[in-house]
């Protein structure tokens, strides 16, 4: 140099183009004499730029970050 792959809350991991979900982690409240454990809610997210559609996590182009391969 050239192929290929993958990027989703604080971690992890799902997601037929059609309301972005799960556990674990945080917060708050109930239970508890306190603590664990257990229960209810709530915050919080699609690596960057264009394209294509009505509609993009999902297709398509480009870059960035990391991984595998070949020279």
């Nucleotide at each position: 140099g050239c192929g290929g792959g993958u990027a989703u809350g604080g971690u992890g991991u799902a997601a037929c183009g059609g309301u972005a979900g799960c556990g674990c982690a945080u917060u708050a409240c109930c239970u508890u004499c306190c603590c664990a454990a257990g229960g209810u809610a709530a915050g919080a997210g699609u690596g960057a730029g264009g394209g294509u559609u009505c509609g993009a996590u999902u297709c398509c182009c480009u870059c960035u970050a990391c991984c595998c391969g070949c020279u």